[in-house]
Context: one part of a larger RNA
RNA sequence: CGUCAGGAUACUUGAAGGAGAGCUCUCCACAGUACGAGAGGACCUGGAGAGACGAACCUCUGGUGUUCCAGUUGUCCUGCCAAGGGCAAAGGCUGGGUAGCUACGUUCGGAAGGGAUAAGCGCUGAAAGCAUCUAAGUGCCAAGCCCCCUCCAAGAUUUAGUAUCCCUGUGCCGCAAGGCACUGAAGGCUGGUCGUAGACUACGACCUCGAUAGGCGCAGUGUGUAAGGUCCGUAAGGAUUUAAGCUAAUGCGUACUAAUCGGCCGAUCGG
Numbered sequence: 001c002g003u004c005a006g007g008a009u010a011c012u013u014g015a016a017g018g019a020g021a022g023c024u025c026u027c028c029a030c031a032g033u034a035c036g037a038g039a040g041g042a043c044c045u046g047g048a049g050a051g052a053c054g055a056a057c058c059u060c061u062g063g064u065g066u067u068c069c070a071g072u073u074g075u076c077c078u079g080c081c082a083a084g085g086g087c088a089a090a091g092g093c094u095g096g097g098u099a100g101c102u103a104c105g106u107u108c109g110g111a112a113g114g115g116a117u118a119a120g121c122g123c124u125g126a127a128a129g130c131a132u133c134u135a136a137g138u139g140c141c142a143a144g145c146c147c148c149c150u151c152c153a154a155g156a157u158u159u160a161g162u163a164u165c166c167c168u169g170u171g172c173c174g175c176a177a178g179g180c181a182c183u184g185a186a187g188g189c190u191g192g193u194c195g196u197a198g199a200c201u202a203c204g205a206c207c208u209c210g211a212u213a214g215g216c217g218c219a220g221u222g223u224g225u226a227a228g229g230u231c232c233g234u235a236a237g238g239a240u241u242u243a244a245g246c247u248a249a250u251g252c253g254u255a256c257u258a259a260u261c262g263g264c265c266g267a268u269c270g271g
Stems, first nucleotide, its partner, number of pairs: 001155001006166007017152004023051007035040001053109005061103004068096005073088006113147003120140004167271001169182005187265004191207005212258003215254005222246002228241005
């Protein structure tokens, strides 16, 4: 820019096309049956599992989790004790660990069905009184082909559909076509607080008619019983107050802080 020369918001359809998927094995029953002298040993049909591969997810099991908690060595500092902090190659070391992200974890997938076929197997059947699946005609049959399944997709110019929202005015010039000014809807953009979204952009949530982020409260989770006091011990230390104290990214709540105030686009030929 187009999509009827009205403008928008949301949700769909899926032509032609594109992308994805498409796997295999074992065991059980049928049945030690059919078959076979025996040895051996089925088709078909139904059922139960497994592997590899793929997708999604984090309830479980684990990993990570650069500072959430605790322990601890050396040294320096906060005057000292106690309590803390810094550094130890960019976590000092060690034991754990929320969210998120993950696999080794969990769930799910390949199916079934239809159509036309390949090799192959046929029916009817001449040329060629026979024979012949083929020449006319006609049937069966594959993990393959086309559908079916999942995703993309209306720039599909054959430009699709559904629902809802908004305006459909004023003045001036002109014979008219048309032009100028005003009005400025629905909605959009810009700006801001952010995110399960993200390189940027985009996408999504929210902007006081507000829980968008921070803070705060409660809860949860993790760590594992803080500091101070008291008691016991000469002391190192132990017990008790105390399942304590602290607690990131989590959940619920709460306007305390910040999303202020605004600006621009957007219609009247006529739909």
Notes: A computed fold for a 271-nucleotide part of an RNA from a marine sediment metagenome, annotated as large-subunit ribosomal RNA, domain VI. Rfam family: Bacterial large subunit ribosomal RNA. Model confidence (mean pLDDT): 86 of 100. RNAcentral holds the full RNA, with entries from MGnify.